[in-house]
Formats: sequence, structure tokens, C1' cells
RNA sequence: GCGACGGUAGCUCAGCUGGUAGAGCAGAGGCCUCUUAAGCCUAAGGUCCUGGGUUCGAUCCCCAGCCGUCGCA
Repeated sequence: GCGACGGUAGCUCAGCUGGUAGAGCAGAGGCCUCUUAAGCCUAAGGUCCUGGGUUCGAUCCCCAGCCGUCGCA
């Protein structure tokens, strides 16, 4: 330099041919318990990497860029 894959909650990851984004764990509050742990319940937490474009509408489609992994040279 070229190509493939990936970037979504603090972490690990879903998101079904475009229609107001979710799970588990962690953290917070509560129940239970003499206490802790375990278990159960509740709520919160997001500029969907960045900038443009298409569209009534974009995490999703198109273009460019940045970062990471792998392969080729």
C1' cells in the first nucleotide's frame, strides 16, 4: 500500500430485508438473613466511532475519514 471483519450502556455482546435501541455482568436502591454471601425485585445508565449523502424517516443503505484485529504484498 491492498483486502476482509469489527467500532452499539462501565465491560461482554444482540439488534430479524430502514420505522422512536435491548440482554447478561458490573454499579445503585429494596426484599430476605443475626450479619455477609447466595437468591429475588425495582429503577437508572446510550451523541449507536466521526463527518457528509439518500430517504418522510438511518445503528441499518451509499461516500470519505479515524481506530482495532487478521490476511496479502

Model confidence (mean pLDDT): 80 of 100. Transfer RNA from Candidatus Uhrbacteria bacterium RIFOXYB12_FULL_58_10, 73 nucleotides, folded computationally. Its Rfam family is "tRNA". Rfam describes the family as follows. Transfer RNA (tRNA) molecules are approximately 80 nucleotides in length. It was read from a public genome assembly.